[in-house]
RNA sequence: AUGUUAUCAAGAAAGGUGGAGAGACUAGACUCUGUGAAACCUUGGCAACCCUUCGUCAGCGAAGAAGGUGCUACGUUCUAAUCCGUUUUUACGGAUGCAGAUAACGC
Numbered sequence: 001a002u003g004u005u006a007u008c009a010a011g012a013a014a015g016g017u018g019g020a021g022a023g024a025c026u027a028g029a030c031u032c033u034g035u036g037a038a039a040c041c042u043u044g045g046c047a048a049c050c051c052u053u054c055g056u057c058a059g060c061g062a063a064g065a066a067g068g069u070g071c072u073a074c075g076u077u078c079u080a081a082u083c084c085g086u087u088u089u090u091a092c093g094g095a096u097g098c099a100g101a102u103a104a105c106g107c
Stems, first nucleotide, its partner, number of pairs: 002106007013043005021032003026080004044072003049068002051064005076099001081096006
């Protein structure tokens, strides 16, 4: 890099370095940002995918947090796809999909 499966609800921040961008990519909108962006480091925390223990109708369920990942603003921000509903229009809401993120397994 790529394939399959599952999830994308909720949750959880302080300090230091840094010094202008950030919210995945392109366009538009919107939002955050010198009351300090990204990134990196330290410490802490969240969650429970892998994991551990117990139970089991063998599908799974309950508890845990030492270890491997992950995450720790809004929110996978919205639209650029399809369908449905409300609405005179504007606009709003919902479902699915695409794309993306994370994990486990495979190649």
A computed fold for a 107-nucleotide RNA from Chryseobacterium sp., annotated as SAM riboswitch aptamer (S box leader). The coordinates come from a structure-prediction model, not an experiment, and the mean pLDDT is 78. The sequence is in RNAcentral, with records from Ribocentre.